Small-subunit ribosomal RNA, central domain from an uncultured bacterium, 349 nucleotides, folded computationally. Its mean pLDDT, the model's own confidence on a scale to 100, is 89.
Context: one part of a larger RNA
């Protein structure tokens, strides 16, 4: 250096964009760097290998040959890789069209409910639990009616459904805005794939400044339970949860399955688009892009997976190498901090 792997055994980066690099569609001509081939020079000797010979054999030694897989120069070949010129349209993209969608941002508006306040009715309980008690209530609670305030979340629709790169996204309306799919033509003409570094996005919790605070609720207080109860249950309750701006950068960030492309049985549901047939409508057949189920070959240690592959292949990246020590120490970078990223060893089994 090669050889093995990464759904669950160690191992896919949280996700995307993209630089270098790696890899890259079809036709023709040219070049000849890689590649192949001929010649020449060189590749010291010894060693190794082959043959013969010499010590009684062997080791050893001598002679000859081969070899020295390399390098340089030079002549040639042109299939492949590469370079160059020109062309192509199957990859990729642009334009056009009508549709789908909780995709993102901003603003406005609505109703239900909880809580609080004010007033009315009304009287002795309410609440809570396995049972209780703390707690609230004759200073009039709970219940009920009306009005007011404020915050947060948006029942039904709702789905195995949809959208988004992931995190994630759910009341209604308006404005701004991203992406994907489909149909039919036209255009560009390989413009592509992947992606070390890099840049951006990134749940919850947490942090900074300023607001907000209904409900819920770490911490905390009390009541129970218990041998104890720093818990589970109950009554309260502050950060926080919400908004704006700025940080943090991690999750079982999961499909525990990297991205892209090609090929490979069948059956069935569902969402978006399209074509055809039929119908009053519902509907049927086909196709394409998603999203589910069953299941064959194959694969797999098995479980399972199976055109949304974990099948058969190719391109590129990331990662793994016994358990503990340890995702720790040290150093570096980042952060206000909390901490994050990178990342050992001794020792031990």
């Nucleotide at each position: 250096c090669u050889g093995g792997g990464c759904g669950u055994a160690a191992a896919g980066g949280a996700c995307g964009c993209g630089u270098a690099g790696g890899c890259g569609g079809g036709a023709u001509g040219c070049c000849a760097a890689g590649u192949c081939u001929g010649a020449u020079g060189u590749g010291a000797a010894a060693u190794c290998c082959u043959a013969u010979g010499g010590c009684u054999u062997a080791a050893c030694c001598a002679u000859a040959g081969a070899a020295c897989u390399g390098c340089a120069u030079u002549g040639g070949a042109a299939a492949c890789u590469g370079g160059u010129a020109c062309c192509c349209u199957a990859g990729a993209g642009u334009a056009u069209g009508g549709g789908a969608g909780g995709g993102g941002g901003a603003g406005a508006u609505g109703g239900a409910a909880u809580u609080a306040g004010u007033g009315g009715u009304g009287u002795a309980g309410g609440g809570g639990u396995a049972a209780a008690a703390u707690c609230c209530g004759u200073a009039g609670a709970u219940a009920u009616c009306a009005c007011u305030a404020g915050g947060a979340a948006u029942a039904c629709c709702g789905a195995a459904a949809g959208c988004g790169a992931a995190g994630g996204c759910g009341a209604u309306c308006u404005c701004c805005u991203g992406g994907a799919a489909c149909a039919a033509u036209a255009c560009u003409g390989a413009c592509g794939c992947u992606a070390a570094g890099g840049c951006g996005u990134g749940a919850a919790a947490g942090c900074g400044u300023g607001g907000g605070g209904a409900g819920c609720a770490a911490a905390c207080g009390g009541g129970a339970u218990u041998a104890g109860a720093u818990a589970c249950c109950c009554c309260g309750g502050u950060a926080g949860u919400c908004c704006a701006c700025g940080c943090c950068g991690u999750a079982a960030a999961c499909g525990a399955u990297g991205u892209c492309a090609a090929c490979u049985a069948a059956c069935u549901g569902u969402u978006g688009g399209g074509a055809c047939c039929u119908u009053a409508a519902a509907g049927g057949u086909c196709u394409u892009a998603g999203u589910g189920g069953u299941g064959g070959a194959g694969c797999u240690a098995a479980c399972g997976u199976a055109u949304u592959a974990a099948g058969u292949u190719g391109a590129c990246c990331g990662c793994c190498u016994g358990g503990g020590g340890a995702g720790u120490a040290c150093g570096g970078c980042c952060g206000c901090a909390a901490g994050g990223c990178u990342a050992a060893a001794a020792c031990u089994c």